Two RNAs folded together computationally: RNase P RNA and transfer RNA, 419 nucleotides in total. Rfam match: Bacterial RNase P class A. Rfam classes the family as a ribozyme.
RNA sequence: UGAGUAAACUGGACAAUCGCGGCUGCGAAGAUGAAAAUCUGCAGAUGAGGAAAGUCCGGGCUUCAUAGGGCAAAGGCGCCGGGUAGUUCCCGGUGAAGGUGACUUUAAGGAAAGUGCAACAGAAAUUAUACCGCCGAGCAAUCGGUAAGGGUGGAAUGGUGAGGUAAGAGCUCACCGGCAGUCUGGUAACAGAUUGGCCGUGUAAACCCCGUCUGAAGCAACACCGUGGAGAAACAAUAGUGUGGCCCGCACGUUUCGUGGAGGUGGCUUGAAUCCGGGCGGAAUCCCGGAUCUAGAUAGAUGAUUGUCCCCGACAGAACCCGGCUUACAGGUUUACUCAGAUU
RNA sequence: AGGGGAGUGGCUCAACGGUAGAGCAACGGUCUCCAAAACCGUUGGCUGCAGGUUCGAAUCCUGUCUCCCCUGCCA
Numbered sequence: 001u002g003a004g005u006a007a008a009c010u011g012g013a014c015a016a017u018c019g020c021g022g023c024u025g026c027g028a029a030g031a032u033g034a035a036a037a038u039c040u041g042c043a044g045a046u047g048a049g050g051a052a053a054g055u056c057c058g059g060g061c062u063u064c065a066u067a068g069g070g071c072a073a074a075g076g077c078g079c080c081g082g083g084u085a086g087u088u089c090c091c092g093g094u095g096a097a098g099g100u101g102a103c104u105u106u107a108a109g110g111a112a113a114g115u116g117c118a119a120c121a122g123a124a125a126u127u128a129u130a131c132c133g134c135c136g137a138g139c140a141a142u143c144g145g146u147a148a149g150g151g152u153g154g155a156a157u158g159g160u161g162a163g164g165u166a167a168g169a170g171c172u173c174a175c176c177g178g179c180a181g182u183c184u185g186g187u188a189a190c191a192g193a194u195u196g197g198c199c200g201u202g203u204a205a206a207c208c209c210c211g212u213c214u215g216a217a218g219c220a221a222c223a224c225c226g227u228g229g230a231g232a233a234a235c236a237a238u239a240g241u242g243u244g245g246c247c248c249g250c251a252c253g254u255u256u257c258g259u260g261g262a263g264g265u266g267g268c269u270u271g272a273a274u275c276c277g278g279g280c281g282g283a284a285u286c287c288c289g290g291a292u293c294u295a296g297a298u299a300g301a302u303g304a305u306u307g308u309c310c311c312c313g314a315c316a317g318a319a320c321c322c323g324g325c326u327u328a329c330a331g332g333u334u335u336a337c338u339c340a341g342a343u344u
Numbered sequence: 345a346g347g348g349g350a351g352u353g354g355c356u357c358a359a360c361g362g363u364a365g366a367g368c369a370a371c372g373g374u375c376u377c378c379a380a381a382a383c384c385g386u387u388g389g390c391u392g393c394a395g396g397u398u399c400g401a402a403u404c405c406u407g408u409c410u411c412c413c414c415u416g417c418c419a
Stems, first nucleotide, its partner, number of pairs: 001340010012309007020047002023044004029040004049315001053326002056324005061218004074214005079093005094108001095106004109209002114207002116203003131150002133146005158176006179196007222266004231257005240252004273292007310313001345415007354368004362399001370386005392408005
């Protein structure tokens, strides 16, 4: 210098004016009201995200169910250790796969409980078999032996070499791979060593088996207030209400319950919170101290204009809350590392 | 908020994990004076997208995009 790997941060800045949401204060103004207060007003500080998104997981909270506990079904998950309120999440490690490498990915239990499937090709796709070939017998047809070699296939009953043999074969031996046992190291997954024997394909993101987890529903949850209507009950008889200046007349029964419709209030934002400092730990995370309060609407606010500057600004908008995952994202900044080339 | 389903030629739909097909449409030919109908043939697909499992994926699994449907309150 070029190419790349991993991680973290940022997501236009400043000022002015107008406007919007909730909050606090004011009462000297206006409106409503008996008042409290509400609306308008005035002033002040404040007002979206790293994903607010998808709603894919987990939890808080609430209601229902449940004596307590267990079983079954259904569904999820599945190497080991740690973290956490909790998870299928996160961190670290083991094995496997990929990459020259930094590093990345990993649904990674069981195929020797059983069942299914393995098209085409091939003799044969799992306890079944021999097409070409090789060897032996035979004049030949053919019979017997064999699985070294060829051929098919993604996969052919371990691989390479030597011995052995009529030809061959784990038939025997050495090494390698795999399996089983033992020992050593490690908390463990696992790794290494050693001994034995020569063994039984693949697929469980096919059914299944084993282990493990899950009670159900969701803020339109839920709690409280609740004029009225349908309806029900009680009561009274010429009083009450309306019309009207008054009488007559005309019209209307009254009260209570009404269990949760409209509507309203709470739930609602102080929380596994944020920031700073310190500490244990390799990390996730956890602990201690200090400081701070940081949207809360209910037809739903967070916008517009102007000026200056720059690198000319992506994806995108809260609706009960939190943690995680996934997805979208212009550009910029920082740190650590790898490979290649050049120079010193 | 909760749940269900679909995506395959231009259109409507099929397809046990084993060569992606049918009908209509389009194009060409036969027939006809010309057309229609009929008959014969041809073209056209990364099975919405991206990964994975598998010898092999439209099919199984995961993520994602788009579209459709259903449910919630008794007067």